[in-house]
Molecule: Glycine riboswitch aptamer
Organism: soil metagenome
RNA sequence: UUCCAGGAGAGUCGCCGUGUCACGACACGGCGGCGCCGAAGGCGAAAUCUCCCGCAACCGCUCAGGCACCGGUACUGGAA
Numbered sequence: 001u002u003c004c005a006g007g008a009g010a011g012u013c014g015c016c017g018u019g020u021c022a023c024g025a026c027a028c029g030g031c032g033g034c035g036c037c038g039a040a041g042g043c044g045a046a047a048u049c050u051c052c053c054g055c056a057a058c059c060g061c062u063c064a065g066g067c068a069c070c071g072g073u074a075c076u077g078g079a080a
Stems, first nucleotide, its partner, number of pairs: 001080006011034010035067003041063001042061003049054001
């Protein structure tokens, strides 16, 4: 690095469109407001190590990403 298995966290409101309909409403998709998560990545940086340059956390930030499912995911185990 590849494959297999396991693997979290976080949502509501409004508008528009379509469909269903018991005409109360619900579902899906899109957009926007505010909020939220953090375990791809990125940045900062503790400890550690160090040739004292640096290295760098599941710690912090939240740019990216994410907040139904799926997918992705650090990390763990196994195999090559």